[in-house]
Context: one part of a larger RNA
RNA sequence: UGACGGGGGCCCGCACAAGCGGUGGAGCAUGUGGUUUAAUUCGAUGCAACGCGAAGAACCUUACCUGCCCUUGACAUCCUGGGAACGGAGUGGAGACACUCCGGUGCCUUCGGGAACCCAGUGACAGGUGCUGCAUGGCUGUCCUCAGCUCGUGCCGUGAGGUGUUGGGUUAAGUCCCGCAACGGGCGCAACCCUUGUGGGUAGUUGCCACCCCCGUUCUGCGGGGAGCACUCUACUCAGACUGCCCGUGACAAGCGGGAGGAAGGUGGGGAUGACGUCAAGUCCGUAUGGCCCUUAUGCCCAGGGCUGCACACGUGCUACAAUGGUCGGUACAGAAAGAUGCAAGACCGCGAGGUGGAGCAAAUCUCCAAAACCGGCCCCAGUUCGGAUUGCAGUCUGCAACUCGACUGCAUGAAGCCGGAAUCGCUAGUAACGGCGUAUCAGCUACGACGCCGUGAUACGUUCCCGGGCCUUGUACA
Numbered sequence: 001u002g003a004c005g006g007g008g009g010c011c012c013g014c015a016c017a018a019g020c021g022g023u024g025g026a027g028c029a030u031g032u033g034g035u036u037u038a039a040u041u042c043g044a045u046g047c048a049a050c051g052c053g054a055a056g057a058a059c060c061u062u063a064c065c066u067g068c069c070c071u072u073g074a075c076a077u078c079c080u081g082g083g084a085a086c087g088g089a090g091u092g093g094a095g096a097c098a099c100u101c102c103g104g105u106g107c108c109u110u111c112g113g114g115a116a117c118c119c120a121g122u123g124a125c126a127g128g129u130g131c132u133g134c135a136u137g138g139c140u141g142u143c144c145u146c147a148g149c150u151c152g153u154g155c156c157g158u159g160a161g162g163u164g165u166u167g168g169g170u171u172a173a174g175u176c177c178c179g180c181a182a183c184g185g186g187c188g189c190a191a192c193c194c195u196u197g198u199g200g201g202u203a204g205u206u207g208c209c210a211c212c213c214c215c216g217u218u219c220u221g222c223g224g225g226g227a228g229c230a231c232u233c234u235a236c237u238c239a240g241a242c243u244g245c246c247c248g249u250g251a252c253a254a255g256c257g258g259g260a261g262g263a264a265g266g267u268g269g270g271g272a273u274g275a276c277g278u279c280a281a282g283u284c285c286g287u288a289u290g291g292c293c294c295u296u297a298u299g300c301c302c303a304g305g306g307c308u309g310c311a312c313a314c315g316u317g318c319u320a321c322a323a324u325g326g327u328c329g330g331u332a333c334a335g336a337a338a339g340a341u342g343c344a345a346g347a348c349c350g351c352g353a354g355g356u357g358g359a360g361c362a363a364a365u366c367u368c369c370a371a372a373a374c375c376g377g378c379c380c381c382a383g384u385u386c387g388g389a390u391u392g393c394a395g396u397c398u399g400c401a402a403c404u405c406g407a408c409u410g411c412a413u414g415a416a417g418c419c420g421g422a423a424u425c426g427c428u429a430g431u432a433a434c435g436g437c438g439u440a441u442c443a444g445c446u447a448c449g450a451c452g453c454c455g456u457g458a459u460a461c462g463u464u465c466c467c468g469g470g471c472c473u474u475g476u477a478c479a
Base pairs, nucleotide, nucleotide: 001479002478003476004475005474007473008472009471010470011469012468013467015463016462019427020426021425022424023423026319027318028317029316030315031314032313033312034310035309042053043052064305065304066303067302070299073125077124078123079121080120081119082118083117086103087102088101089100090099091098092097107114108113127294128293130292131291132290136288138283139282140281141279143277148187149186150185151184152183153182154163155162156161167178168177169176193271194270195269196268198239199238200237201236202235203234204233207229208228212226213225214224215223216222242265245259246258247257248256249255321420325379326378327377328376329375338367339366342361343360347356348355349354386417391412392411393410394409395408396407397406433456434455435454436453437452438451439450
């Protein structure tokens, strides 16, 4: 000087407390451990691994296993010889591949040949998801969006170093004020950026429909057309919030408490943004890359299998155990996304998944599109009209192909489960909780995941204690 303390002081955080809803019990989904296996590819392992890499494992993917092939190779450059490229057919084979046959003759040309492409040969080389993340770059997680981390000059100290950065206040903040052997600066904080909340201006189609006109009408501004840009909206621009104003308080300061005006008030809400460093944290399987290793194989091709195996254990979720409910019926109100190998309306067929067909739409125009929780009848507390696992049969769709191993539909079947021990998690406002909708990946889908969107919409005295963190101080046999 740090680090540490079941030392002290001050302060903060859904850290506790006050509450709401869960997990831990059940069934299922998913990841992991274990075990099994020819293989169950590999990585991630306290917080910070475990719905993680994977925003899509039937084949492919795929790295694993078994079997069958290839050896200048699936891919790149160079050399030699031949042939345009390319298209088609047959035989063997699971296929890769092997063998054979037919068609075809292009472009440039100084007629020697050349460019692209294919076949054969030779070696230089290719190739490796093989090892090392403790050789590395890059990227990322974490403490932590915590308020810290430092430098120049000066001063102090023999020196390590200190001072500044401590102190008194204050702040979300090393934020600001005052004081001070310090005076200044940098990286952080804040602001500048995006979005949302209010208003003005400009613009008016594909958006809007108040007023005006016409037509229809179930007489309702209900449907259509014209006219219009008021309103809504869209998207460009500007204004607006700064403790600016008032009162109190404070050291006359920084600020703090209250108030006015205002759509919004003291960082308005949300996002992006992550200092010096820590964990030899993670990643050589995204890519890059040193070294090592393989080179008729640890490379390459193909078929089938596996990654989905199942006594079990754990994590994360979904569905429930019901009446604030289930079911039947009627009916209202979103936002944000996406669409050409695409989204697909009306119509018709089917109980349904879906099928036939195809208007319109590269989309403020058309489509996806039904929003659901919300509101009326029945059920009458029961393992039930709760719950839906499991299983049987019949089907639909995608795809070359759903046996291993897809999703969905109909009928039948109806399991566990009556609110969950010790323990433990999330959350302070349009938040939690509840309800549905969309997208990426994607042929399809094991999505109950992830990322977004809107609808309905709650509970907090405080800082003694637990946990983590910041500053000062103290002790130390630690570095």